The part of an RNA shown here (small-subunit ribosomal RNA, 3' major domain) has 479 nucleotides and comes from an uncultured bacterium. Model confidence (mean pLDDT): 85 of 100. RNAcentral holds the full RNA, with entries from ENA.
[in-house]
Context: one part of a larger RNA
């Protein structure tokens, strides 16, 4: 100087408390451990691994296993050499395919008058290719984490023999090393904040979206004429700064209350992650040192596996019902996506879906009925008209192909489950909870992930305690 303490002081965070809803019990989806297996490819392992890499494992992917092949190779560059029946290639044989064998037919481009040279292609030979093989404890890059915590340092000066200290401590204050005051310090840098994006109010510019606001017309739909006022869209600008008033504070910074205002004391949300820590993670994104491999640890192919199943754990989904289930009627979104695409109206089917093709490169057409909600009827507390697992049958769609191993539909079947022990998680407001919608990946496959809106709470006395963190101080046999 640090680190540590079941030392002290001050402060802070959904850390506790106060509340609301869960997990832990059931069924199931998914990941992991384990076990099994020819293989169940590999990595991730307290927080910070476990719906994680994987934003799509039937083949492919695929790295694994079994079997069958290839050997200058699936891919790159260079050298040498050969090449007109050459390159290519209909087709045939064998085969699971890859591969191997046969093979009718049968070439080219550039320069040059030409010979020829070069190029492309193929064969042979040689250099070499290749490796998701090992080492993340040899590395780059990227990432997680403490933590969006308020810290981490430097120059000069001063103090100390020196390590070092001071500044950065102290008194206030703040979300903040934020600001003020004081001070042997005076300044500065990286962080904080601000500058950036979205959102909340207004003005303006612009109107093939919107509007009967106003006028006319209407087969009643902004449908039509017409008009940009409003809504909206997307460019520009304004607006908030403790600016004003009062109180507290000697004064300052600041705090509390109030006015005006769409909005108030960082308005709400996002992006943004200091010096560093964990030899944290990744050699399977990529790059890369070293090592290993070279008729195989490379490459191609078929089939299988990654989907196994006594069990254990994590994360979800669906429930256990009446604030509910069923049936009928009826209302209101936002944000997205669409050309090998989205696909309307119509017709067929109980349905998944089929047929057909209008329109749309999309503020124009389509996906596309939002659902919870509201209004009626019914069920009457029961393993039920709750719950939907499981299984039988029949189908639809995608795709070369749904046996291993897809999703969905219809009929039947109807399991466990009656609110979940110890323990444990999330959340402070348009949040939690409940409800539906969209997208990426994607032929197909979503309870996951990333977004969108609708309905919309309860509680916070407080900081004694548990956990994480910041500053000062103290002890130490630790570094």
């Nucleotide at each position: 100087u640090g680190a540590c303490g079941g030392g002290g002081g001050c402060c802070u965070g959904c850390a506790c408390a106060a509340g609301c809803g869960g997990u832990g019990g059931a069924g199931u989806a998914u990941g992991u451990g384990g076990c099994u297996c020819a293989a169940u490819u590999c990595g991730a392992u307290g927080c910070a691994a476990c719906g994680c890499g994987a934003a799509g494992a039937a083949c492919c992917u695929u790295a694994c296993c079994u079997g069958g092949c290839c050997u200058u190779g699936a891919c790159a560059u260079g050298c040498a050499u050969a090449u007109a029946g050459u390159a290519g290639a209909a087709g045939g044989g064998u085969g699971a395919a890859a591969g191997c064998c046969c093979g009718a037919c049968g070439a080219g481009g550039u320069a040059g008058c030409a010979a020829u040279a070069c190029c492309a292609g193929c064969g042979u030979g040689c250099a070499c290719a290749g490796g998701u093989g090992c080492u993340g404890c040899a590395u780059g890059g990227c990432u997680g984490u403490c933590g969006u915590c308020a810290g981490c340092u430097c120059g000069u000066g001063u103090c100390g023999u020196g390590a070092g200290a001071u500044g950065u401590u102290g008194g206030g204050u703040u979300a903040a090393g934020u600001c003020c005051c004081g001070c042997a310090a005076c300044g500065a840098g990286c962080g904080c904040a601000a500058c950036c994006c979205c959102u909340g109010c207004c003005c303006u510019u612009a109107g093939u979206u919107g509007c009967c606001a106003u006028c006319a017309u209407u087969u009643c739909g902004g449908g039509u004429g017409g008009g940009c006022a409003c809504u909206c869209u997307a460019g520009g600008g304004g607006g908030a700064c403790u600016g004003c008033c009062g109180c507290a504070g000697u004064g300052a910074a600041u705090g509390c209350g109030g006015a005006g205002g769409a909005a108030g004391g960082u308005g709400g949300g996002g992006a943004u992650g200091a010096c560093g820590u964990c030899a944290a993670g990744u050699c399977c994104u990529c790059a890369u040192g070293g090592c290993c491999u070279u008729u195989a640890u490379g490459u191609c192919c078929a089939g299988g596996g990654c989907u196994a199943c006594a069990c254990a754990c994590g994360u979800g989904c669906u429930a256990c019902a009446a604030u509910g289930g069923g049936c009928g009627g009826u209302a209101c979104a936002a944000a997205g996506g669409g050309a090998a695409g989205c696909g309307a109206g119509g017709c067929c089917g109980c349905g998944a879906g089929g047929u057909g093709g209008a329109g749309c490169c999309a503020a124009c057409c389509c996906c596309a009925u939002a659902a919870a909600g509201c209004c009626g009827c019914u069920c009457a507390c029961a393993g039920u008209u709750c719950g939907g697992a499981u299984c039988g049958g029949a189908g639809u769609c995608u795709g070369c192909a749904a046996c291993c191993c897809g999703a969905c539909u219809c009929c039947g079947u109807g399991a466990a489950g009656g609110u979940g022990g110890a323990a444990u998680c999330g959340c402070u407001a348009g949040u939690a909870a409940c409800c539906a919608c969209g997208g990426a990946u994607c032929a197909g496959c979503a309870u996951g992930c990333c977004g969108u809106g609708g309905u919309g709470a309860a509680u916070a006395c407080g900081u004694u305690c548990c956990c994480g963190g910041g500053c000062c101080u103290u002890g130490u046999a630790c570094a």